[in-house]
Molecule: RNase P RNA; transfer RNA
Organism: Spirochaetales bacterium
RNA sequence: CAAGGCAGGCUAGAUGAUCGCGCUCGGUAUGCCGAGUGAGGAAAGUCCGGGCUCCACAGGACAUGACGCCGGAUAACAUCCGGGAGCGGUAACGCUACAGAGAGUGCCACAGAAAAUAUACCGCCGCCUUUGCGGUAAGGGUGAAAUGGUGGGGUAAGAGCUCACCGCGAUGAUGGCAACAUCAUUGGCAGGGAAAACCUCGUCAGGAGCAAGACCAAGCAGCAAAUAGGGUUGUCCGCCUGAUAUUUGCGGGUAGGUUGCACGAGUGGUUUGGCAACAAACCACCUAGAUAGAUGAUCAUCUUCGACAGAACCCGGCUUAUUGGCUGCCUUGUCUU
RNA sequence: CGGGCUGUAGCGCAGGGGUUGAGCGUACAUGUCUGGGGGACAUGGGGUCGACGGUUCAAAUCCGUCCAGCCCGA
Numbered sequence: 001c002a003a004g005g006c007a008g009g010c011u012a013g014a015u016g017a018u019c020g021c022g023c024u025c026g027g028u029a030u031g032c033c034g035a036g037u038g039a040g041g042a043a044a045g046u047c048c049g050g051g052c053u054c055c056a057c058a059g060g061a062c063a064u065g066a067c068g069c070c071g072g073a074u075a076a077c078a079u080c081c082g083g084g085a086g087c088g089g090u091a092a093c094g095c096u097a098c099a100g101a102g103a104g105u106g107c108c109a110c111a112g113a114a115a116a117u118a119u120a121c122c123g124c125c126g127c128c129u130u131u132g133c134g135g136u137a138a139g140g141g142u143g144a145a146a147u148g149g150u151g152g153g154g155u156a157a158g159a160g161c162u163c164a165c166c167g168c169g170a171u172g173a174u175g176g177c178a179a180c181a182u183c184a185u186u187g188g189c190a191g192g193g194a195a196a197a198c199c200u201c202g203u204c205a206g207g208a209g210c211a212a213g214a215c216c217a218a219g220c221a222g223c224a225a226a227u228a229g230g231g232u233u234g235u236c237c238g239c240c241u242g243a244u245a246u247u248u249g250c251g252g253g254u255a256g257g258u259u260g261c262a263c264g265a266g267u268g269g270u271u272u273g274g275c276a277a278c279a280a281a282c283c284a285c286c287u288a289g290a291u292a293g294a295u296g297a298u299c300a301u302c303u304u305c306g307a308c309a310g311a312a313c314c315c316g317g318c319u320u321a322u323u324g325g326c327u328g329c330c331u332u333g334u335c336u337u
Numbered sequence: 338c339g340g341g342c343u344g345u346a347g348c349g350c351a352g353g354g355g356u357u358g359a360g361c362g363u364a365c366a367u368g369u370c371u372g373g374g375g376g377a378c379a380u381g382g383g384g385u386c387g388a389c390g391g392u393u394c395a396a397a398u399c400c401g402u403c404c405a406g407c408c409c410g411a
Base pairs, nucleotide, nucleotide: 001333002332003331004330005329006328007327009326010325011324013302014301015300016299017298018297019296021038022037023036024035025034026033027032040308044319045318047317048316049315050314051313052209053208054207055206059237060236061235062234064205065204066203067202068201069083070082071081072080073079084098085096086095087094088093099200100199104198105197107193108192121140122139123136124135125134126133127132148166149165150164151163152162153161167189168187169186170185171184172183173182174181175180213259214258215257216256222250223249224248225247226246227245229241230240231239232238266285267284268283269282270281271280272279273278338410339409340408341407342406343405344404347363348362349361350360355394365381366380367379368378369377370376387403388402389401390400391399
C1' cells in the first nucleotide's frame, strides 16, 4: 500500500431567531403569563423469558407444548459467556435445530434382482454336448442411498476367508468437573437413510392478560330457563364456594372520572473477584407519561445533515429495517529499509 | 394496545412428503347440436401454491423469519 476479519464499538446533527403542542411547578385580573422538561437503537414484529394483577395463594396424575453436546451466568429464557465435536476459510475468524435409528411402529416414489430381510439381471467359476444344476458377490448396470475402504496373500472363481494400514464397535487405562481427547487390548464388521415421521429418554411449563385489576360518580326494567350445581379448564382427582343461592339466555342502562402509571432486576463512574458472561461494595444522578392521544414547522450559519423510523404497564433478549462518517485490535499478500 | 385465524387458477374451495406429471366447481376460449340466443355436450388454455431461507434423495405439504388480509376483546 492492497485485500479481508473482529468489536461489551461510537455517532444518529449542533447553534441562533420566530411561531406552535403535551406535562409539571409558580403567579394571576381565571382571559392568561413565566420557568422547567419532553421518543429509539430499533420505541417495530409480538417471536421467547420474567415482573405485576386477577382467577381460594398454584397441589397430584394424564394429555399437550417447548427445549436438547458439556460446564457456567441470570429473576428467567429458545438469551449470553467459556469449552468440546463437526463443517467452511491460506489465515485472522465464521457457521451448526449438535440427545437417541443396537426399545418399538411406520416410511424410503420411479428405476433396480434386491431398499433392510432377504436376494442375483448381466457377468465370473465348476459340472454338463445344449436346455439346465450348483458356487460366488471381484466387476458392470439401477438409484439420492446397495451390506466397510486400499493393497498383499488365498481360491476353480470369489469372499474379513486371512494379513497390514485406515474407518467402525466393545472393554480398559490416563488427562479433564464434564462434553471429549489420547493410548492399549480386542471383535472380523455384527447390518443404510430419516426423529424439522410417530416415538423414547431428560429438563421445564396452572390459566388469563393493564381493554389485567381496584375505587368513585351517573343511569336502568326486568323476563325466561336450568337446577345441584358453579369456579379453578385441555381432562380427571383434589380444593374453594353454594338455596332470599348460583349459572345460562334474552332485554335495559352507561360511553364519565381517579388509580394501576413512571424509584426501577434503573442510569453513570470507581474499586475488587472471575479467562468471560456476570457478581459484590462505594459514590453520584432522577430521566416522557398522553387518553382521539404532545414532542412539530419556517429561516440563517456550520463546505454537507442525510437512512430506518414515533413511547401507551414495565424490564431482559431475539429477529427484522437502516444513511453518512469515525475509532481500536488482528490476518494474508506485495514493496522498501 | 392485547389475543386469535387464514393465504393454492379471475372467483369459491380440495389436496397435510413421491405415480395425483398440482386438482374440483364456476368463469374464459374453440367446436358440435339450434334459423338465432340461452342451454347441453366435447376439447383446450390459464398457477413463482404470499415472499425468502433451512431439513430431506425429494417440500404446496415439515421447521424458521418476514409480508398481506380477516376476526374478537372496555